A computed fold for an 87-nucleotide RNA from a Nitrospirota bacterium, annotated as c-di-GMP-I-GGC riboswitch aptamer. Lineage of the source: Bacteria > Pseudomonadati > Nitrospirota. The model forms 90% of the base pairs in the Rfam consensus. It matches the Rfam family "c-di-GMP-I-GGC riboswitch aptamer". Gene Ontology term of the family: cyclic-di-GMP binding. Model confidence (mean pLDDT): 75 of 100.
[in-house]
RNA sequence: UUCCGAAAAGGUAAACUCUGGGUAACCAGGGGGCACAAAACCACGGAUCCUAUUCCUUACGGAGAAAGGACAGCCGGGUUGCCGAAG
Numbered sequence: 001u002u003c004c005g006a007a008a009a010g011g012u013a014a015a016c017u018c019u020g021g022g023u024a025a026c027c028a029g030g031g032g033g034c035a036c037a038a039a040a041c042c043a044c045g046g047a048u049c050c051u052a053u054u055c056c057u058u059a060c061g062g063a064g065a066a067a068g069g070a071c072a073g074c075c076g077g078g079u080u081g082c083c084g085a086a087g
Stems, first nucleotide, its partner, number of pairs: 001086003011036002016031006034073001040079003044076003048070004053066001054063003
């Protein structure tokens, strides 16, 4: 410098569940463990999801162009990177 691959060590933690927060998507913590070398970090592009805003409707209800948000364990991009291997 390159690779993320057999082992080992260490780490993270899906579904489900309990408590709390949030209108919601979802988030934080406990239990749990499907998986993961980037399942580490960044909402930059796309996708998906949400709605106290917005729009339609007499209402029930609906829409997703706009606005705001969620998601990094959907894809791409950027940054960093353990052990080990190769040069």